[in-house]
RNA sequence: CAAGCUGUUUCUCUCAUCGCUCUUUGAUUUUUUUAAAGGGAGGAAAGUCCGGACACCACAGAGCACCAUGCUUCCUAACGGGAAGGCCCGUUUCGGCGGGACAGCCAGUGCAACAGAAAUGAUACCGCCACAGCUUUAUGCUGCGGUAAGGGUGAAAUUGUGAGGCAAGAGCUCACAGCUGUCGGGGGCGACUCCGCAGCAGGUAAACCUCAUGGGGUGCAAGGCCACAUAUACCGGCUCAGGGUUGCUCGCCCAUGCCGGGGGGUAGGCUGCUAAAGGUUCAUGGCGACAUGUACCGCAGAUAAAUGAUGAGAGUCCGCUUCGGUGGAUUACAGAAUCCGGCUUAUGGGACAGCUUGUUUU
Numbered sequence: 001c002a003a004g005c006u007g008u009u010u011c012u013c014u015c016a017u018c019g020c021u022c023u024u025u026g027a028u029u030u031u032u033u034u035a036a037a038g039g040g041a042g043g044a045a046a047g048u049c050c051g052g053a054c055a056c057c058a059c060a061g062a063g064c065a066c067c068a069u070g071c072u073u074c075c076u077a078a079c080g081g082g083a084a085g086g087c088c089c090g091u092u093u094c095g096g097c098g099g100g101a102c103a104g105c106c107a108g109u110g111c112a113a114c115a116g117a118a119a120u121g122a123u124a125c126c127g128c129c130a131c132a133g134c135u136u137u138a139u140g141c142u143g144c145g146g147u148a149a150g151g152g153u154g155a156a157a158u159u160g161u162g163a164g165g166c167a168a169g170a171g172c173u174c175a176c177a178g179c180u181g182u183c184g185g186g187g188g189c190g191a192c193u194c195c196g197c198a199g200c201a202g203g204u205a206a207a208c209c210u211c212a213u214g215g216g217g218u219g220c221a222a223g224g225c226c227a228c229a230u231a232u233a234c235c236g237g238c239u240c241a242g243g244g245u246u247g248c249u250c251g252c253c254c255a256u257g258c259c260g261g262g263g264g265g266u267a268g269g270c271u272g273c274u275a276a277a278g279g280u281u282c283a284u285g286g287c288g289a290c291a292u293g294u295a296c297c298g299c300a301g302a303u304a305a306a307u308g309a310u311g312a313g314a315g316u317c318c319g320c321u322u323c324g325g326u327g328g329a330u331u332a333c334a335g336a337a338u339c340c341g342g343c344u345u346a347u348g349g350g351a352c353a354g355c356u357u358g359u360u361u362u
Stems, first nucleotide, its partner, number of pairs: 001358011012314007020040008042333001046344002049342005054219004061250004066215005071085005086102001087100004103210002108208002110204002125151002127147003131143004159177006178200004183196005223271004232262001234261005242254004278297003282293004315330006
C1' cells in the first nucleotide's frame, strides 16, 4: 500500500433576535400576568420479542396438565442476555473469521415415498470362485455350494484407504484413520482432551417421547385521592350455596349477604411522573464480562401532546486548486409517554483501534 474481517465511538459548538415548554426564586390585580437563572427527543426513542422494578388481585401453598430453556465455568436484580472456554460445521489454498434449534437414539414407539435383491441385528439382481454333469469345445449351459471385495439402485447399503492372504472373497490379518466404551493411566474447577487397551452395535428428537432446570395472573388504559351526578324499592340463582386464586383437583380466602343479567349517572381534576438495580472521573482486583471503594453531577416529564425558526461565525467532512483560496454538506434511519437491562429490525456520513493474507521498503 492492497484485499478480507472484527470491535468501539460520534452525529456538532458559540452569539443575537423571536417562539414553545418544565423547574426554582421573586414581583403582581397573589385567579392571572411578568422578570431572572437553569434544563428540554435516540442509537435505535421503533418492534412489543424476553427479563425485571413497581402496583393490584388475599399476606401464602401442593399435585397434575401446559409452557419455556438445554455444552462448561463465571457475570448480572434477572433473562431465551453478556464474558471466557469446549466440541461440531463452514470458510472456491491457508489464515483470521463466521455459524450452531450444542441434553438423550442401548428407555420405548415411530418415519425414510420411489428405485433397488435388500432400508437395520436387513440382502443376493448382475457378477466372482470350487465341485459335478451335459455338449455345439465355447468369454458355453444346468445343478448344488461358497461369497459380499467389484457393478447397479438410492439421500443413505454391516466404518474408510492401502497391503497381505484366499479357490474366489470377507477385519480374515496388519498399518493408518473414524466411531463406541459405567475400561485403565495423565492433564483440566469443568465441558472435554492426550496415551493405551478392547470392539465394529446406521440416520432422524425443528419426530412422539425421556431427562434436568425454571414458570401465579394482570398490567401505568396498573393503582390511589378529590369533586360532580344518578335509580337500583328491577329480574334470576343461592343462603354453606356461590364467587376469587392462569386451566383442573385439593387446600385457603370473602361471606348475611354474594354472584349473574337489565337499567341509570360520570368519563372532570390531582397523583402515580422521574433521584433511577442512575451517570462520570480515579484507584484496586480480574484474561474478560464485571465487582468494590472514593470524589463529583443530578441530565425531558408533555397530556392532543412542548423540545423550534432565522441570521452570522466556528468546527468536522467531501470535491477542485496556481496551495493564496474556492464551492458544497452538516444529509440517512428516524421522534419520548411508568422506568430499567437485553434481543431483533431500519439506516447515511465521519473518527479510532485490533486481526489475517499478499506486496514493497528499511